RNA sequence: GCUGUAGCUCAGUCGGUUAGAGCGCAUGAUUGUGGAUCAUGAGGUCGUGGGUUCAAUUCCCAUCAG
Numbered sequence: 001g002c003u004g005u006a007g008c009u010c011a012g013u014c015g016g017u018u019a020g021a022g023c024g025c026a027u028g029a030u031u032g033u034g035g036a037u038c039a040u041g042a043g044g045u046c047g048u049g050g051g052u053u054c055a056a057u058u059c060c061c062a063u064c065a066g
Base pairs, nucleotide, nucleotide: 002066003065004064007023008022009021010020016054025041026040027039028038029037047063048062049061050060051059
């Protein structure tokens, strides 16, 4: 100096609408079974603690891990 956001890989930010995608997972449909495909759904203290602000994943400080 850089990175840390869902189980995994990542996007998102010049502060503001409900935090997302792919893969994976669950359920259902389809199929002789499985796979593939389709539909629906679950899953997040945005590393941690504090500060600024009406409002912070986003700005500031400290701290932890790589």